[in-house]
c-di-GMP-I riboswitch aptamer from an Alphaproteobacteria bacterium, 103 nucleotides, folded computationally. It was read from a public genome assembly, where an Rfam model found it. The model forms 95% of the base pairs in the Rfam consensus. Its mean pLDDT, the model's own confidence on a scale to 100, is 86. The organism belongs to Alphaproteobacteria, within Bacteria.

Formats: sequence, C1' cells, structure tokens
RNA sequence: CCAACGAAAUGGCAAACCAUUGGAAACAAUGGGACGCAAAGUUACCGGCCUAGGGCAAUUCUCCGAUCGAUAUCGGGAUUGAGACGGCGGCGGGGCUACCGAA
Repeated sequence: CCAACGAAAUGGCAAACCAUUGGAAACAAUGGGACGCAAAGUUACCGGCCUAGGGCAAUUCUCCGAUCGAUAUCGGGAUUGAGACGGCGGCGGGGCUACCGAA
C1' cells in the first nucleotide's frame, strides 16, 4: 500500500410514528423521534417490489344528457383490467468512494 475481516475507540446515519410542504398515488423533503445499521455513503445498471395520473381496453343505459323513426348511437360519470414515462438504495446483486485497526 492492497484485499479480507470486524474486537475496541472516535464519531456517523436514522425505522416506525407525529407535524408541515410537494405529489393522482407510491413516495420524497424539512423538523421532531430512535427500530436498527460497518457502508443504513453514493449510483436505478440487473433482478424484485410499490403506485397508476394521463392514455389504452372492457363493462354499465337496471347512472346522467342528447339524438330519437329505435332494438339503438354518441358524449359524460362510475367500475374493472393490463401497464411506468413515476417510485423504493433500510429488498437482493453490481459500479464508485470511504473512518479505525485487535484477533
């Protein structure tokens, strides 16, 4: 000096929850607060998970309106489904960086 490892020491970060703000939401930021963390630093490259606004598809006229010549058509509303361009780094892997030094 490099890698592995994690006793001790100096410190560090901050879950749930609460308040405020942003957001359709997931979630994020700030403050409080500590469950924990040796990378719980950073990075969405891979996997996985979360949300579904707009758009798409379907259902409903036994919701509303319009056209009615009427079995119906159109628009809106509601419901369902798939689905990130959204998100999660404290889900796993990878990249980059890093304090200390017993066995």